[in-house]
Context: one part of a larger RNA
RNA sequence: CGGAGGAGAUUUGAGGGAAGCUGUCCUUAGUACGAGAGGACCGGGAUGGCGGAACCUCCAGUAUUCCAGUUGUCCUGCCAAGGGCAACGCUGGUUAGCUGUGUUCCGAAGGGAUAACCGCUGAAAGCAUCUAAGUGGGAAGCCCCUCCCAAGAUAAGAUCUCCCGAGCGCAAGCUCCUAAAGGUCACUUGGAGACUACAAGUUUGAUAGGCCGGGUGUGUAAGCACCGUAAGGUGUUAAGCUAACCGGUACUAAUCGACCGUGAGG
Numbered sequence: 001c002g003g004a005g006g007a008g009a010u011u012u013g014a015g016g017g018a019a020g021c022u023g024u025c026c027u028u029a030g031u032a033c034g035a036g037a038g039g040a041c042c043g044g045g046a047u048g049g050c051g052g053a054a055c056c057u058c059c060a061g062u063a064u065u066c067c068a069g070u071u072g073u074c075c076u077g078c079c080a081a082g083g084g085c086a087a088c089g090c091u092g093g094u095u096a097g098c099u100g101u102g103u104u105c106c107g108a109a110g111g112g113a114u115a116a117c118c119g120c121u122g123a124a125a126g127c128a129u130c131u132a133a134g135u136g137g138g139a140a141g142c143c144c145c146u147c148c149c150a151a152g153a154u155a156a157g158a159u160c161u162c163c164c165g166a167g168c169g170c171a172a173g174c175u176c177c178u179a180a181a182g183g184u185c186a187c188u189u190g191g192a193g194a195c196u197a198c199a200a201g202u203u204u205g206a207u208a209g210g211c212c213g214g215g216u217g218u219g220u221a222a223g224c225a226c227c228g229u230a231a232g233g234u235g236u237u238a239a240g241c242u243a244a245c246c247g248g249u250a251c252u253a254a255u256c257g258a259c260c261g262u263g264a265g266g
Stems, first nucleotide, its partner, number of pairs: 001152001005163007015149004021049007033038001050107006059100004066093005071086006110144003117137004164265001165176004177263001182260004186202005207253003210249005217241002223236005
């Protein structure tokens, strides 16, 4: 820009894409078959490999915004307690998130038309013949079925809902008035994200921060008291601190606003 008014939702599916794999074991059954040795078809069940998708409950990894231990040095006048720097100084753990080595699921079943091939009926050609007329079966392959995208599918589809004035004029349209439904900008953000887009909100508010409570992690803070010459230990104390998690709460910030879109549709 188009889809013959505008808008918000929900859809159909022309068409396109993805996927399509495979082993072993048990059973049927030591049956059919076979002198024996050996050893099935068909059918049922279990469990792997490989590939893929999603997710983070478990396991594992990361986690320079969490906790603790510890070395050297400088600083806060000193002790004690802390802070800076040294690869986050080093070390031990670790929430959310993100991951796989983890978990769950899928590659299932089915239908149709067929290939090679196997048939039925059957003439030409009194027989025979799957073929000439007719007709059945038959593959990991083909078309459906499964999942994803999809009406720029210009043959531009469908359904529901919402919105929009007077005068003049045959009409196109002109004047006055008006600016709907809805959308965008702006702002607070993240289940989203390079930007954009998408999604949640903007006081009729829990969108982010703060605060409160909880959870999780770390592992028993500081101060004081006692014991010990001291290093240190014990008690107060499963303390103190605690990111991204969960819930609540308007304390702070989403202020005030602007613009687009018209008037019933050749």
This is a predicted structure of a 266-nucleotide part of an RNA (large-subunit ribosomal RNA, domain VI) from a Thermodesulfobacteriota bacterium. The prediction has a mean pLDDT of 88. Taxonomically the source falls in Thermodesulfobacteriota (Bacteria, Pseudomonadati). Its Rfam family is "Bacterial large subunit ribosomal RNA". Its family is annotated with ribosome and structural constituent of ribosome in the Gene Ontology. The RNAcentral record of the full RNA draws on ENA.